[in-house]
Molecule: small-subunit ribosomal RNA
Organism: uncultured bacterium
RNA sequence: UGGCUCAGGAUGAACGCUAGCUACAGGCUUAACACAUGCAAGUCGCGGGGCAGCGGGAGUGAAGCUUGCUUCACUUGCCGGCGACCGGCGCACGGGUGAGUAACGCGUAUCCAACCUUCCCAUAUCCACGGGAUAGCCUGCCGAAAGGCAGAUUAAUACCGUAUGUCGUCAUCAGUUGGCAUCAAAUUUUGACGAAAGGUUUAGCGGAUAUGGAUGGGGAUGCGUCCGAUUAGGUAGUCGGCGGGGUAACGGCCCACCGAGCCAUCGAUCGGUAGGGGUUCUGAGAGGGAGGUCCCCCACAUUGGAACUGAGACACGGUCCAAACUCCUACGGGAGGCAGCAGUGAGGAAUAUUGGUCAAUGGACGCAAGUCUGAACCAGCCAAGUAGCGUGCAGGACGACGGCCCUAUGGGUUGUAAACUGCUUUAGUGCGGGAAUAAAGUCAGGGACGUGUCCCUGAUUGCAGGUACCGCAAGAAUAAGGACCGGCUAAUUCCGUGCCAGCAGCCGCGGUAAUACGGAAGGUCCGGGCGUUAUCCGGAUUUAUUGGGUUUAAAGGGAGCGUAGGCUGUUUAUUAAGCGUGUUGUGAAAAACCCGUGCUCAACAUGGGUCGUGCAGCGCGAACUGGUGAACUUGAGUGCGGAUGUGGUAUGCGGAAUUUGUGGUGUAGCGGUGAAAUGCUUAGAUAUCACGAAGAACUCCGAUUGCGAAGGCAGCAUGCCAGGCCGUUACUGACGCUGAAGCUCGAAGGUGCGGGUAUCGAACAGGAUUAGAUACCCUGGUAGUCCGCACAGUAAACGAUGGAUGCUCGCUGUAGGGUAUUUGAUAUUCUGUGGUUUAGCGAAAGCGUUAAGCAUCCCACCUGGGGAGUACGCCGGCAACGGUGAAACUCAAAGGAAUUGACGGGGGCCCGCACAAGCGGAGGAACAUGUGGUUUAAUUCGAUGAUACGCGAGGAACCUUACCCGGGCUUGAAUUGCAGAGGAAAGAUCCAGAGAUGGUGAUGCCCUUCGGGGUCUCUGUGAAGGUGCUGCAUGGUUGUCGUCAGCUCGUGCCGUGAGGUGUCGGCUUAAGUGCCAUAACGAGCGCAACCCCUCUCCGUAGUUGCCAUCAGGUAAUGCUGGGCACUCUGCGGACACUGCCGCUGUAAGGUGUGAGGAAGGUGGGGAUGACGUCAAAUCAGCACGGCCCUUACGUCCGGGGCUACACACGUGUUACAAUGGGGCAUACAGAGUGUCGGUGGCCGGCAACGUCCAUCCAAUCAUAAAAGUGUCCCUCAGUUCGGACUGGGGUCUGCAACCCGACCCCACGAAGCUGGAUUCGCUAGUAAUCGCGCAUCAGCCAUGGCGCGGUGAAUACGUUCCCGGGCCUUGUACACACCGCCCGUCAAGCCAUGAAAGCCGGGGGCGCCUGAAGUCCGUGACCGCGAGGGUCGGCCUAGGGUGAAACCGGUGAUUG
Repeated sequence: UGGCUCAGGAUGAACGCUAGCUACAGGCUUAACACAUGCAAGUCGCGGGGCAGCGGGAGUGAAGCUUGCUUCACUUGCCGGCGACCGGCGCACGGGUGAGUAACGCGUAUCCAACCUUCCCAUAUCCACGGGAUAGCCUGCCGAAAGGCAGAUUAAUACCGUAUGUCGUCAUCAGUUGGCAUCAAAUUUUGACGAAAGGUUUAGCGGAUAUGGAUGGGGAUGCGUCCGAUUAGGUAGUCGGCGGGGUAACGGCCCACCGAGCCAUCGAUCGGUAGGGGUUCUGAGAGGGAGGUCCCCCACAUUGGAACUGAGACACGGUCCAAACUCCUACGGGAGGCAGCAGUGAGGAAUAUUGGUCAAUGGACGCAAGUCUGAACCAGCCAAGUAGCGUGCAGGACGACGGCCCUAUGGGUUGUAAACUGCUUUAGUGCGGGAAUAAAGUCAGGGACGUGUCCCUGAUUGCAGGUACCGCAAGAAUAAGGACCGGCUAAUUCCGUGCCAGCAGCCGCGGUAAUACGGAAGGUCCGGGCGUUAUCCGGAUUUAUUGGGUUUAAAGGGAGCGUAGGCUGUUUAUUAAGCGUGUUGUGAAAAACCCGUGCUCAACAUGGGUCGUGCAGCGCGAACUGGUGAACUUGAGUGCGGAUGUGGUAUGCGGAAUUUGUGGUGUAGCGGUGAAAUGCUUAGAUAUCACGAAGAACUCCGAUUGCGAAGGCAGCAUGCCAGGCCGUUACUGACGCUGAAGCUCGAAGGUGCGGGUAUCGAACAGGAUUAGAUACCCUGGUAGUCCGCACAGUAAACGAUGGAUGCUCGCUGUAGGGUAUUUGAUAUUCUGUGGUUUAGCGAAAGCGUUAAGCAUCCCACCUGGGGAGUACGCCGGCAACGGUGAAACUCAAAGGAAUUGACGGGGGCCCGCACAAGCGGAGGAACAUGUGGUUUAAUUCGAUGAUACGCGAGGAACCUUACCCGGGCUUGAAUUGCAGAGGAAAGAUCCAGAGAUGGUGAUGCCCUUCGGGGUCUCUGUGAAGGUGCUGCAUGGUUGUCGUCAGCUCGUGCCGUGAGGUGUCGGCUUAAGUGCCAUAACGAGCGCAACCCCUCUCCGUAGUUGCCAUCAGGUAAUGCUGGGCACUCUGCGGACACUGCCGCUGUAAGGUGUGAGGAAGGUGGGGAUGACGUCAAAUCAGCACGGCCCUUACGUCCGGGGCUACACACGUGUUACAAUGGGGCAUACAGAGUGUCGGUGGCCGGCAACGUCCAUCCAAUCAUAAAAGUGUCCCUCAGUUCGGACUGGGGUCUGCAACCCGACCCCACGAAGCUGGAUUCGCUAGUAAUCGCGCAUCAGCCAUGGCGCGGUGAAUACGUUCCCGGGCCUUGUACACACCGCCCGUCAAGCCAUGAAAGCCGGGGGCGCCUGAAGUCCGUGACCGCGAGGGUCGGCCUAGGGUGAAACCGGUGAUUG
């Protein structure tokens, strides 16, 4: 930079856990899926004929009798009323739903001089005279039913005719006024046409015509109203005109004729999605999302079509037709439409009662009473939302029990929490009381004014509901959960689990100590709820108008010209479209906000105000933008003058080189490479000379040079064309900038046609290289490279930086001009082209008047990575391919710049036995020892590249010992506290046993202040014990890088920061050692030095050391006296520091067969190991957290094992021999060790060794080296080399040498004759070689380890290479850091998607055929007195059939 994710709010929600009450609001988001049952639209008898049922009256008859009462039967429309019927009004409202619709559908504003309007109101006038039917009822017939037919009879406020005409309509005459074109209004003349209804009864109702109002509706227009261009052209009644038809009215709404228009990149058409608004959620706002409840509008009523009636419908509970479905049927026919309220099924994660009432509000009808009303008001169910209340309050422990964890064992926490004491009683429960909603309506009566209103009195009307509310009573009684606790994010511990089980919004947890899983304890948050899921906004300035970017992070078009568009210089006048301001209308109510009021409060309800940022009208203003007019010159252009360039194009010319041809000379190779080979060559190559041919490219000059829009352009000359620059200021007068589309140009490669072909050279061939080598290298070589014409149209087409204009510090080069001058250059100006830099900018790198700075204008482009510049579609192309350009799926990153490391078969400098130069080994043999492996009852465990493997182990026969087998013990083998008991404990001997152990048991306490104490044993108890696990929980210790020269800090400075600087650079050093330089100055840990040993000298001391001198003695010896000079020992000093000299260097330093000195440049060796690395090693040295075992994983004992043995490896020893082996003789050390010991001497034994004597607790004694030297033998062999193995006999240690010791003697005498690839050590007293000592230890498997001295070399030119390391620098996609990271293929399985012969489905359009109902049109025969109807025909059309196409979706073997 950039995406992903979370914390907030919201919901018509759903799911999980939980649930006391009240109020208010809400409740099929899915199948506009199908519906059983009931209800949802009737009413009027004051319109009518009538009378089935009910009640009353009257009449007749009968019965009982109390003689005028009761009961019963019949008759009577007489009355109240009234089923069905005619008629009026209503049924077009109310209620539901959101399928369709991208539309004048909706919203808003305007218009209708182009319209209608039942009921209602006002005004004016009128209600006259007649007529014929028909339903019902009745009779008959058909049918299963639904229903229908015929006859007879009858009424009306039903229907029809005539009259009248306030008036209306039309035509007509005249003139007036107004407007907006057709016109309208008022007046006037004449003509034609057009009304009505009564009923009840005295007062109200009703009817007709006309005008106006009100209300409701109809129509037109401006603006606004989703996504897709991978939908770019659409349209034939289409657009307009004239004339008709039709309508309430305008209109191609329809028709005839005429014309050819109309819409569209300011997005038509097409496709997808969707009812619109008030509002609502979110947001700081701008915006973004939504359209459930409530209100307004629209559309729809199973699907499609159609009209009728009517004021109003093309009608949810009407009609007709078609289609699908369901039901009834006697099979002939019929019936139906819950998207009304309840309810059912289905679908679904999911959404309620087949409730009450018309009391109120509202509606229909009615004069009214009233009737109807699933509208409405109420109740029921549901935490599904909002608001309110409660589940108690106070006291109560230096703090109960229990739980849990920690602990220093005191305690802490749960926690005043509980118990306990006192108090209160909301809600709930019980008992009792108890509204308002009715201020209304109705009926009856009365009154006032003055004729329909008001008032009064009485009576009556309540679903909810005996509810709200109030009072009393008892009693803390009936009422708390959910999620979370790794970070984001408030809140942590224990246990279990052990990459399992699981968690997870993102990052990520879990592989034995999980604050992340599960449980618990504690805590946090919210609380009658809490979480999860889904969706929306926010955070996200992450689509950026507010408010982003494009050098390198995603992003500047390859370049230019230019259309539309956008933007545009100075002055002035005018206009008023934008703009500003004032005002008017509208912007429904509800909602929101503010102030009040009412429900106990609140939510809620309600009054008022604000708001609704909008649209429209009317004024005013004129700065700015725009329009119009006039002018200007600085932008732009033109002219003139001057110079300029690898600018373009065409033609011609030139030399060198290359290849080739011919001829000559000449001979054996040439060529090529890392090295070769293929290739060429005795048919004469290569080389060389001469002459010729061809094509391509232009050496030097040549340069951060020049020119061009970019691509690009280079020999020379000429013609033609074009550009920029400088100068001048003559001309035009804003003519400008940018530029979607469009057009043109556009490297290399490629394509087509025709030429050309010298070189080079894809493909191809051969030779090499290689594991392979379809490559790199070599030899050839086609297309191509070149020219002409035509395509193609892309590049890291790059300054990875679009164009134009203006402004903003300097310095210094260079190219082309100009000006000035002292003609030396210099100063200055314009245009280019470079370097460096200020301010500023930038994430930084960097840019910086040639901007990536500060601004303006226009264009292009970007919005996480991958999928993918891919697929499909379209466009272009001969093709190759180009342009445009997704999605599914998948990840939590991808990316930029810079930093520190690490790394590089990058670079520079330097070091090390690192190589090289040498010496000696290992690797081959035998043996010793360790390891692996194998084996085993066990072969205990650990160590494993360097940095394990003669390592832990500096001593495994038992012990050790941890392992195995067997036998025992269980407070235990060892240690210890407390309590109790005892006086012993211990224990010779003997017995059993493999032993542990058990039994026997002679002997047998100490001190004392007499209180007791010590010590030991036994019993009980508390601790035990574990070489069991984890070195990846640890301490401590150790190895390694590495004795390498590094690792850091403080302050300052630089950088946004990581970090840098210092510590880099130059020189120097063994060294970050030092010097110089220096934004650093200092400091620390390391280096060095200080310490020890050694080398020389001095001083001091002088026994056990020494012996020069003196004396004594011996076979001999410091053996003795004596002495301390020397050696030596101990202690203390000195010396070495590049100090001196020469040369060199600024200095540090370097150098010298320099001097001096025992030693010379750190003299040699040791100790000493920075920050850190390797989760390096060790829980088995020790310590320690956690886990595990507790009659055993503890402990004791006997035996075995650690010592096994087809094999492999490491480390060693001894050899293979003559520089040797053996015998004899003989010389010279140092450092150590010793009384459970070291030894000497004599004697015995061949010897190991043994007996006896002696000496040493040590400078006193043990004490003696071996290689060497001398001499003799061996004479090159499996030997007189070599000594393994084996046999026999011994010695010693030890309780004990079988497994399994060492040594000695005799005998035996194996392999081995110098060791492949490879590999190790060492630079001087070193390597090599020779022996001596010590630790451990009874003994010893020691050839090991640690020390000591003797003899004593060779070589280093040098740093190219191998290995390791240090410093600087560079690249990096690495950071568990190259043993890194990472790419592709293949196999199997799975996911998503493209193509695919086809197949299936869908919506829309078109053509043809058919064509219901129905309106309209036409219509001689039929019906009717007639009006008219019917019939038949026609137009249009839903639906059906059929055909050819296009589009969209699904599926599909196979395949990308």